[in-house]
Molecule: c-di-GMP-I riboswitch aptamer
Organism: Candidatus Bipolaricaulota bacterium
RNA sequence: GGUGCCUAAAGGCAAACCGGACGAAAGUCCGGGGCGGCAAAGCUACAGAUCCCGAGCGGAUGGCUGAGCUGCAAGG
Numbered sequence: 001g002g003u004g005c006c007u008a009a010a011g012g013c014a015a016a017c018c019g020g021a022c023g024a025a026a027g028u029c030c031g032g033g034g035c036g037g038c039a040a041a042g043c044u045a046c047a048g049a050u051c052c053c054g055a056g057c058g059g060a061u062g063g064c065u066g067a068g069c070u071g072c073a074a075g076g
Stems, first nucleotide, its partner, number of pairs: 005076002012038002017032006035063001042069003046066003049061004053056001
């Protein structure tokens, strides 16, 4: 220095719900909010899975799983 596990520190993100806007819908964005939540709950729709419809090599979900890239950190 790299990787894995445990335990911290500084911080970070934001489920449900409420308000507003967009959308045919799933759902998305902004503000509030803080789940006996997240160590990548940062990004990517590539594969699978699920969801929507106006049924198409259409749309959505990365906080469903896998995979890829990037990233903070004292000690054991």